Predicted 3D model of a 1524-nucleotide RNA (small-subunit ribosomal RNA) from a sponge metagenome.
[in-house]
RNA sequence: AGAGUUUGAUCAUGGCUCAGAUUGAACGCUGGCGGUAGGCCUAACACAUGCAAGUCGAGGGGUAACAGAAUUUAGUUUACUAUUUUGCUGACGACCGGCGGACGGGUGAGUAACGCGUAGGAAUCUACCUCAAAGUGGAGGAUAGCCCGAGGAAACUCGGAUUAAUACUGCAUAAGUUCUAAGGAACAAAGGCGCCUUUAUUGGUGUCGCUUUGAGAUGAGCCUGCGUCCGAUUAGCUUGUUGGUAAGGUAAAAGCUUACCAAGGCUGCGAUCGGUAGCUGGUCUGAGAGGAUGUCCAGCCACACUGGGACUGAGACACGGCCCAGACUCCUACGGGAGGCAGCAGUGGGGAAUAUUGCGCAAUGGGGGCAACCCUGACGCAGCCAUACCGCGUGGAUGAAGAAGGCCUUAGGGUCGUAAAGUCCUUUCAGUAAGGAAAAAAAUCCAGGUAUUAAUAGUACUUGGACUUGAUGUUACUUACAGAAGAAGCACCGGCUAACUCCGUGCCAGCAGCCGCGGUAAUACGGAGGGUGCAAGCGUUAAUCGGAAUCACUGGGCGUAAAGAGUAUGUAGGCGGUUGUGAAAGUUGGAUGUGAAAGCCCUGGGCUUAACCGAGGAAUUGCAUUCAAAACUCCACAACUUGAGUAUGGUAGAGGGUGGCGGAAUUCCCGGUGUAGCGGUGAAAUGCGUAGAUAUCGGGAGGAACACCAAUGGCGAAGGCAGCUGCCUGGACCAAUACUGACGCUGAGAUACGAAAGCGUGGGGAGCAAACAGGAUUAGAUACCCUGGUAGUCCACGCCGUAAACGAUGUCUACUAGCUGUUGCGUUGCUAUUUAAUAGCAAUGUUGUGGCGUAGCUAACGCGAUAAGUAGACCGCCUGGGGAGUACGACCGCAAGGUUAAAACUCAAAUGAAUUGACGGGGACCCGCACAAGCGGUGGAGCAUGUGGUUUAAUUCGAUGCAACGCGAAGAACCUUACCUACUCUUGACAUCUGUGGAAGAUCUUGUAAUGAGAUUGUGCCUUCGGGAACCACAUGACAGGUGCUGCAUGGCUGUCGUCAGCUCGUGUUGUGAAAUGUUGGGUUAAGUCCCGCAACGAGCGCAACCCCUAUCACUAGUUACCAUCAGUUCGGCUGGGGACUUUAGUGAGACUGCCGGUGAUAAACCGUGAGGAAGGUGGGGAUGACGUCAAGUCAUCAUGGCUCUUACGAGUAGGGCUACACACGUGCUACAAUGGAAAGUACAAAGGGUUACAAUGUCGCGAGGCUGAGUUAAUCCCAAAAAACUUUUCUUAGUCCGGAUUGCAGUCUGCAACUCGACUGCAUGAAGUCGGAAUCGCUAGUAAUCGUGAAUCAGAAUGUCACGGUGAAUACGUUCCCGGGUCUUGUACACACCGCCCGUCAAACCAUGGAAGUGGAUUGCACCAGAAGCAGCUUGUCUAACCUUCGGGAAGACGGUUACCACGGUGUGAUUCGUGACUGGGGUUAAGUCGUAACAAGGUAGCCGUAGGGGAAUCUGUGGCUG
Repeated sequence: AGAGUUUGAUCAUGGCUCAGAUUGAACGCUGGCGGUAGGCCUAACACAUGCAAGUCGAGGGGUAACAGAAUUUAGUUUACUAUUUUGCUGACGACCGGCGGACGGGUGAGUAACGCGUAGGAAUCUACCUCAAAGUGGAGGAUAGCCCGAGGAAACUCGGAUUAAUACUGCAUAAGUUCUAAGGAACAAAGGCGCCUUUAUUGGUGUCGCUUUGAGAUGAGCCUGCGUCCGAUUAGCUUGUUGGUAAGGUAAAAGCUUACCAAGGCUGCGAUCGGUAGCUGGUCUGAGAGGAUGUCCAGCCACACUGGGACUGAGACACGGCCCAGACUCCUACGGGAGGCAGCAGUGGGGAAUAUUGCGCAAUGGGGGCAACCCUGACGCAGCCAUACCGCGUGGAUGAAGAAGGCCUUAGGGUCGUAAAGUCCUUUCAGUAAGGAAAAAAAUCCAGGUAUUAAUAGUACUUGGACUUGAUGUUACUUACAGAAGAAGCACCGGCUAACUCCGUGCCAGCAGCCGCGGUAAUACGGAGGGUGCAAGCGUUAAUCGGAAUCACUGGGCGUAAAGAGUAUGUAGGCGGUUGUGAAAGUUGGAUGUGAAAGCCCUGGGCUUAACCGAGGAAUUGCAUUCAAAACUCCACAACUUGAGUAUGGUAGAGGGUGGCGGAAUUCCCGGUGUAGCGGUGAAAUGCGUAGAUAUCGGGAGGAACACCAAUGGCGAAGGCAGCUGCCUGGACCAAUACUGACGCUGAGAUACGAAAGCGUGGGGAGCAAACAGGAUUAGAUACCCUGGUAGUCCACGCCGUAAACGAUGUCUACUAGCUGUUGCGUUGCUAUUUAAUAGCAAUGUUGUGGCGUAGCUAACGCGAUAAGUAGACCGCCUGGGGAGUACGACCGCAAGGUUAAAACUCAAAUGAAUUGACGGGGACCCGCACAAGCGGUGGAGCAUGUGGUUUAAUUCGAUGCAACGCGAAGAACCUUACCUACUCUUGACAUCUGUGGAAGAUCUUGUAAUGAGAUUGUGCCUUCGGGAACCACAUGACAGGUGCUGCAUGGCUGUCGUCAGCUCGUGUUGUGAAAUGUUGGGUUAAGUCCCGCAACGAGCGCAACCCCUAUCACUAGUUACCAUCAGUUCGGCUGGGGACUUUAGUGAGACUGCCGGUGAUAAACCGUGAGGAAGGUGGGGAUGACGUCAAGUCAUCAUGGCUCUUACGAGUAGGGCUACACACGUGCUACAAUGGAAAGUACAAAGGGUUACAAUGUCGCGAGGCUGAGUUAAUCCCAAAAAACUUUUCUUAGUCCGGAUUGCAGUCUGCAACUCGACUGCAUGAAGUCGGAAUCGCUAGUAAUCGUGAAUCAGAAUGUCACGGUGAAUACGUUCCCGGGUCUUGUACACACCGCCCGUCAAACCAUGGAAGUGGAUUGCACCAGAAGCAGCUUGUCUAACCUUCGGGAAGACGGUUACCACGGUGUGAUUCGUGACUGGGGUUAAGUCGUAACAAGGUAGCCGUAGGGGAAUCUGUGGCUG
């Protein structure tokens, strides 16, 4: 410090997620030791048991228990035992009294508050402690205990008698204090102990106490400024409320309380209400600013079963006190009682989860005491727990045969791995044994010294000595002993993110933080091997901060991504021109106080180190006080003119309101002319019209809107504003002077205006036109189109308050290049006309409104003085998409609805700009038998063949739009053959290896055959004589074998776009980038062919050319080919001969827009019945197929990974099937006839094939063919006849002398075999069919059409395929349209790329949520009832020791009664909130449901916004607006 994830890719915006640190944690797996910390976050739920607050005998009366002493009595061992008495002593239960139980310890329920934090304040109290002053005299009456008696189950209570005090009450005194009318008045006390002394508690002294007072210290109470969570869908709250007076009250100020008076007080700087929460020092995180948090430790607060209350006291409204009420638990004799672990342990419960019913007061601290000492679950320690942090260990060195074993493997090896074993060492920790600190200082006692004192008492301080005290503790630590001995796991390994292979699984099981893995080769699931990371831990989960500049103070944004309010006026608020003076609030600096300690940080120190601990420093950014400064801001005062405004004179204008007037047009009415249509559309129909329309002329009525001018123009704040004109009225601009003197800018709330639609009332109503009706279109058409048509549109008044109310750009101010158009006004110059004046042109100033554009800005597009630039002021708004601008609540509205405005849930995206493609029922250009122009077909018939379907035991498999379907198959009777049935074989039909034996083989019998059994026959080749090769049989296992699966694991091959002209690269340049440029543009071409231009310059694969055939010629060479000339001839190139010709097959030539003319940019190129030439513009044909597309086809040609079968999915044999047949489709053949059929005759090819062959000739047969077998291994012989054509004859338009299917009979050939199931021949039979609907195919010249020939395969079996030649046309104006393709451009919500994407209803499942008759809780307001305990007031009842008394009583008190206040409780009625709820509303999610196709392209009616109406639904229509 960043990374992953939206896209085909890019940049941006924006969310989600990850890597880090942390925790009072929990869970999973694992677990050696020690140190230091921490340990109920949940039920402030309920608690058994023990302990947690006592102490003082030096306050008191005393003596229940214990001990001692004395004493009595008895026994005797003469000193003991037992016993009695005595508080005499040590001590001490209970009681009276004093001090302490207000500390310490726990918890965080409540509390949003002066509760806490911080800084201050004045009207207070403060036991014990310290200092100071003064005192401590003298009396009295009770009471508990004890004793006696009574009641009760108990708790406990009552009566009587008696008694003490440092308990209680007077009296005296009063330094000081308090009150005061200033004269005066009021108020105290307690003694104990030690020593000396005395008749004597007499006196003295010391000490501890006591009383009064002052001061201090400490602690506490009160008040104030500032700070302290969320919600405005909580906006108004308050009646003791705010203030005053008087009285009361408190320790103390105060409405703290009461009476009266006034009507205040708080609040947008957030009152009130609701929710949540103890606050802080700190802790975690972070660079910081911040954010989160408040466990341990420390400070404060609050609470103590729940609620209320007071008492005592210095202090409490009191955790281990009291009273009352309530709930709960326990005891009970049923009458009554007892209790409060949020103390320490512990139990139950709750929970994911949190420990021992331990030891000790040795230390530190606290209470009491003179002290010893007692008490102390505070505390010190130990126990449990890897809960956290820190430290240590689980060994070290050597060791290659790189062991065994595991895993992988390309089978060679690699890896675990020096790892192990082995050898040599070491012993921390744990273990055993021994030793062994520090935590201990005091207290007490003894002996001195000093002070006090009369004193050698006593006491205080101090010196020396003595004695004693350790829970931890089997401590820390040290030493010895033995032995590598006792000690390693967890997570991860697709990317982020360090680390890879095999097996299993097969969208299953599962994983997952995000992206995403898994559908048969998973580095992502599970296991294994290996590796990586951390390590006594490691992972997961939860939570916080960080990354997140993702709430932005530091430090973000708002044209199009979320985001400028529709516009203006203006309140509060914020901000504010120039100069001077003063003041000092802000500001700046210094000083002082405070900012507790701990913590963090720094320095050095102590535990072996560290964690940890102790010391010093720094810091604590804050607050307060004070001193100073005066630049800036504020404030006060005085001035100024430039901001702002006013006055004067002009100017332009659809600015607003209101009245009047006008013409054109539509419609309607009346009349004339006139006749059959009009109207409307893509085409029609509905409609109108012979009752006279439309058309046309004249007259009239009425409403609405204002052509041309007109504009990129003007005005207005916006909405908006348009004929002419009168009246009223707002604003703007220009020019020149004068005046006021900052009067300004912005603007939360607020107010006003605010298109269209819509609403209310009343008018009006021509045209247009939601709804509605009809007609069309359509699968449907609730639409688009047409004919009608009502609200409405118009006016008046009143509502509504929204729009894509847009420049998607808030208002104001200043500054920052230019060029150019235009509106209004001014100045200057020139020109023109008729002086004035007007007009035009130019320059210039200013105001508005446009177009370009520099710098700059921007993600880009773009903006660019009218900023989206540079700055300032103020306001509004945004924070992922959906849910949703929705629900609920509130306000507004007549309604429609508007404004404000969430959450649950859900997704990992949604979005902007630009890029490359693809696509468009977008555009431009171009090409192609693409259309058109033609010729011939298919589709109809019969048959052949292939496919689908069906059937079947099987009808083997594959190919499926073009680009499957006479395709694989260049040929299924058996074989082929892969399929079915039956019968057989199992190392196998085929290959290699091993062992044993043998030649192999042939013939015959049986069996359908395979095969099995048997019989007969038979001994080969090489040899170095050992044997070997080949072959056969048997045995054994390694293995063979599979046309089984996967073409979506593959190679190879192929199809297709397409022989279309394209596809790319290097360098450079442009752009943030994807990318672009080049390759676009202007021409041209068959062509990215070439030329020109150009930030491009070059290059590659394609095009073309090079190759083959063909067309012309030349040369070379002539046999089997040829024969002009010469000769012969059987008349046949037959022979001699020739090399001319044809031809064969090798080498060359030729054609290049080269020449001419024209066009064109002078180029490229094109045009020309141009010339020449055999051929003319790539001459014709072939081969040749760029980058790529279609997961195109093929595992059944072959090869091959993986999977799978192994007495079978392998192999063999026979028979059957692939040939089936209601049907559908493709491709063909033959036809339907006269351009023909039939008969007869006569011509002319090319290219092939042939020895398991082609076969002449002869002969037989009507024929297929049979018999014979010359020749030919082929320019020699044969197949072989070419056919159409031509000549002649016949048929004469008919189901025929057309057509030949089908069927019968008889044959031929091939073959082991023609039944299923061959071809051919003869005779006989003679279907359909008379030119083919919608639709559709091929072809542009030696082509179509037509005619025959050959070959491959092959025993036989072509109408198929491939090849060959013969005859031989028609047409092309042209590119509007259909199809396909190319280039450029445009739009895009597509990128699996339009066979795309995508919207809504309906149906189903699930999820959360709104409403809802109700229903159940919680909190709370108001009104009322009620009223325990208690304090206070009153009191006629009852009772009473101290004081007074005249002895009767009084004063005072207690009890009782009553009043006020008040807790619990109750009633009624509201409010808020949380559950639940039949039913219901929409929403979300969910591979393959239904209906349509609304949007994205002109999305097929451009879309969208507001509004209204309609409709199954998306939506449609009206109206106004926007361009996105």
It matches the Rfam family "Bacterial small subunit ribosomal RNA".